The part of an RNA shown here (small-subunit ribosomal RNA, 3' major domain) has 471 nucleotides and comes from an uncultured bacterium. It matches the Rfam family "Bacterial small subunit ribosomal RNA". Its family is annotated with structural constituent of ribosome and ribosome in the Gene Ontology.
[in-house]
Context: one part of a larger RNA
RNA sequence: UGACGGGGACCCGCACAAGCGGUGGAGCAUGUGGUUUAAUUCGAAGCAACGCGAAGAACCUUACCAGGUCUUGACAUCGGAUGCAUAGCUAAGAGAUUAGUGAAGUACCUUCGGGUACAUCCAGACAGGUGGUGCAUGGUUGUCGUCAGCUCGUGUCGUGAGAUGUUGGGUUAAGUCCCGCAACGAGCGCAACCCUUAUGUUUAGUUGCUACGCAAGAGCACUCUAGACAGACUGCCGUUGACAAAACGGAGGAAGGUGGGGAUGACGUCAAAUCAUCAUGCCCCUUAUGACCUGGGCUACACACGUACUACAAUGGCUAUUAACAAAGGGAAACGACACCGCGAGGUGAAGCAAAACUCGAAAAACAGUCUCAGUUCAGAUUGCAGGCUGCAACUCGCCUGCAUGAAGGCGGAAUUGCUAGUAAUCGCGGAUCAGCAUGCCGCGGUGAAUACGUUCCCGGGCCUUGCACA
Repeated sequence: UGACGGGGACCCGCACAAGCGGUGGAGCAUGUGGUUUAAUUCGAAGCAACGCGAAGAACCUUACCAGGUCUUGACAUCGGAUGCAUAGCUAAGAGAUUAGUGAAGUACCUUCGGGUACAUCCAGACAGGUGGUGCAUGGUUGUCGUCAGCUCGUGUCGUGAGAUGUUGGGUUAAGUCCCGCAACGAGCGCAACCCUUAUGUUUAGUUGCUACGCAAGAGCACUCUAGACAGACUGCCGUUGACAAAACGGAGGAAGGUGGGGAUGACGUCAAAUCAUCAUGCCCCUUAUGACCUGGGCUACACACGUACUACAAUGGCUAUUAACAAAGGGAAACGACACCGCGAGGUGAAGCAAAACUCGAAAAACAGUCUCAGUUCAGAUUGCAGGCUGCAACUCGCCUGCAUGAAGGCGGAAUUGCUAGUAAUCGCGGAUCAGCAUGCCGCGGUGAAUACGUUCCCGGGCCUUGCACA
């Protein structure tokens, strides 16, 4: 000087408390461990691994296993030779491939010497490796933590390591600001500048909107769209305060003290994660640890854990009606209205729309009826049968529909978790990936609470101080 303390003082955070909803019990989905297996590819491991890499494992992907094959190679550059080849067809085979046949016959440039491209063959230099090492690395990322800190120059003090500044008195979300002070200044952080949302003005009105009864026409008032501008700054008033910074209350205002949300992550810590995104040193393989193919596996199942979904019902289930009311997005090998067929998944025909135009499109809610506390008209697992869709192909191993079947489950022990407002809870919708496959992820809106006395305690953090057998 730091680190540490079941030392002290001060302060903060859904950290506790006050509340609301969960997890832990059930079924199922998914990830992990373990076990099994020819293989169940690999990585991630307290918080910060475990719906994580994977924004989508039937083949492919695929890295794993079994079997069948290749060896200058599936891919790149260089030398030599040839233009026999390459498409297609036939046969064998699980296919890779092998054998045969084989139309048109190399193309471009040319100084006619040749050059370039493509294909095959030959030789080696080499290719190739999702092989090892993240404890050799770059890059990227997580975490403490959006915590308020981390430093430097000059000066001063100290033999020196170092100190000072950065401590102190107040204040703040903040090393934010003020005052004081052997310090005076400065940098990276904080804040602001950026995006979005909430209000208004103005400009512009098509595909949007409609005061003109409807339509057409017309118009741009309104809604809305998207540009510019205004607006919030403790600016104003009062009180407190050291006449400061600031705090509290008030006015006006759509909004008030950082208005809400986002992007933004200092010096560093964890030899944190990643050699399997990529790049890369060294080591290793080179008729194989490389490459191709078929099939299998990553989907196994006594069990254990994490994260979700669905429930256990009456604030509910079912039926019918109003076929009520969004936002944000997607759409051309796509979205598909509408009509017909089908109980339905879906099928057939097909308008429109490269989209403020056409199209994909709400549910909870409301209203009416019924059920009357039951393992039920709750719940839907499991299983049987019959179908639909995608796709060479749904057996291992996809999703969906109808009929039948109708399991556990009576609100969950110890323990544990999220959340402070348009939040929690609850309800649906969209998108990426994608042929097909979503209870996951990323977004969007609808309905819409309760509680916070307070900081003694638990956890994490900041600052000062003290002890110290640690560095």